[in-house]
Context: one part of a larger RNA
Molecule: small-subunit ribosomal RNA, central domain
Organism: Solirubrobacterales bacterium 67-14
RNA sequence: UUGGGCGUAAAGAGCAUGUAGGUGGAUCAAUUAGUCUGCUGUGAAAGUCGAAGGCUCAACCUUCGAAAGCCGGUGGAUACUGUUGAUCUAGAGUACGGAAGAGGCGAGUGGAAUUCCUGGUGUAGCGGUGGAAUGCGCAGAUAUCAGGAGGAACACCAAUAGCGAAGGCAGCUCGCUGGGACGUUACUGACACUGAGAUGCGAAAGCGUGGGGAGCAAACAGGAUUAGAUACCCUGGUAGUCCACGCCGUAAACGAUGGGUACUAGAUGUGGGAGGUGUCGACUCCUCCCGUAUCGUAGCUAACGCACUAAGUACCCCGCCUGGGGAGUACGGCCGCAAGGCUAAAACUC
Repeated sequence: UUGGGCGUAAAGAGCAUGUAGGUGGAUCAAUUAGUCUGCUGUGAAAGUCGAAGGCUCAACCUUCGAAAGCCGGUGGAUACUGUUGAUCUAGAGUACGGAAGAGGCGAGUGGAAUUCCUGGUGUAGCGGUGGAAUGCGCAGAUAUCAGGAGGAACACCAAUAGCGAAGGCAGCUCGCUGGGACGUUACUGACACUGAGAUGCGAAAGCGUGGGGAGCAAACAGGAUUAGAUACCCUGGUAGUCCACGCCGUAAACGAUGGGUACUAGAUGUGGGAGGUGUCGACUCCUCCCGUAUCGUAGCUAACGCACUAAGUACCCCGCCUGGGGAGUACGGCCGCAAGGCUAAAACUC
């Protein structure tokens, strides 16, 4: 292992693409493989159950009968599933139309600010703190003006907003490019859903090679605090943070909620699209579809809460859980330059 579960108690893989497999819309016909059913064969004995009998009873033994998952043969049924053939358009997809968006990649470019350099003005302090000190400054700092260099990030707009499968994405312009929503007909005609393995993407930190380095800042140094202070605070400061290429493959990778389809009161915002009313026109108002939020009925839930974006009602497919510690560890295997990752026990103990 049946079963019961997976928002917070153990449990949804970080996310996607997709192989095998599983599952799969409507109509007609054929077939009769599954399925249902009649008859029949087999189903050894012992055993089991029922009846009767033998040991003084019982256990035990003997006889007769029944039962017996499944399997084979043959006759029939044809609703459902399968298979084959034909057809359909409600699922799915393609084309077309006008819009939306920090979706991705590349190139260019802008202003504010910090730091540094040069020059001018100017003089004794500046900085920092709870208070100080280390530090910087008469070799002219801080302040202020002008010019220059360089790197990184983009205030306001900005939102409870938008886009993306997730990670994530924000100055502006151009080029290339992915996806989605809406609308109308036209086309294809089930081409679909899920997805073990597999493959790809995957924040930050970290690693390799070469650049870059303004600010910030692990490590480190100094000053404080303190009983001590390997910290919190302060002054400095190197990796790193940035770029190119290649690795790593993990996160409270969270909605702690896998994907798909259908159904099940409402109310209020907001983003995108379409139609209608109205108007000179733009708003407003009404209806529909998609997204994103808040509240709430039924129902569900241990409660909290969820509630058409379900944790409700059902079905399909995948992943995962099975007391705490030992332990996400050891060993082995695979991957990695390493750090380590993935897979994954047991003894023992409560």